[in-house]
Molecule: FMN riboswitch aptamer (RFN element)
Organism: Candidatus Fermentithermobacillaceae bacterium
RNA sequence: AUCGGUGUGCAGGCCGCAAAUCCUGACCGGCGGUUACAGCCCGCGACUCGCGCAAGCGACCGACCCGGUGGAAUUCCGGGGCCGACGGUACAGUCCGGAUGAGAGAAGAUCGUA
Numbered sequence: 001a002u003c004g005g006u007g008u009g010c011a012g013g014c015c016g017c018a019a020a021u022c023c024u025g026a027c028c029g030g031c032g033g034u035u036a037c038a039g040c041c042c043g044c045g046a047c048u049c050g051c052g053c054a055a056g057c058g059a060c061c062g063a064c065c066c067g068g069u070g071g072a073a074u075u076c077c078g079g080g081g082c083c084g085a086c087g088g089u090a091c092a093g094u095c096c097g098g099a100u101g102a103g104a105g106a107a108g109a110u111c112g113u114a
Stems, first nucleotide, its partner, number of pairs: 002106002010025004026094002028084002030044004039082002048059004064080005086097003
C1' cells in the first nucleotide's frame, strides 16, 4: 500500500388511518482460537456509556441441547431449539440512517537481524 459484513429487488394473513416492524413462512451469520470444519465453546472487533488533548483505558456486550460416528466433534451427520446494538417508523437481525464510517484480522512487498 491492498483486502476486510451478510439477510426474499419478500410472499401470504388478521386488525387497522397506518405494519417489509404484529401473525405464518422464509432468509442472513464479521475475526482469531479450539488434536475434527462453530451465529449460540473460549476470546476479539463493532455498537453504547464513562475518563483522557490524544494514544488509549475501563464498563457494558445475545444465544444449545439430545442422539450417532470417531482416538478426538456443544465444530461433522441426524433431530429439535435459541440469539441478534442504537436512532427513525404501527413494536424491525432483514427497511431507512450513522456507514463511500470503523475494525478484529487476512494475504503480500521492501529492508534489516538471527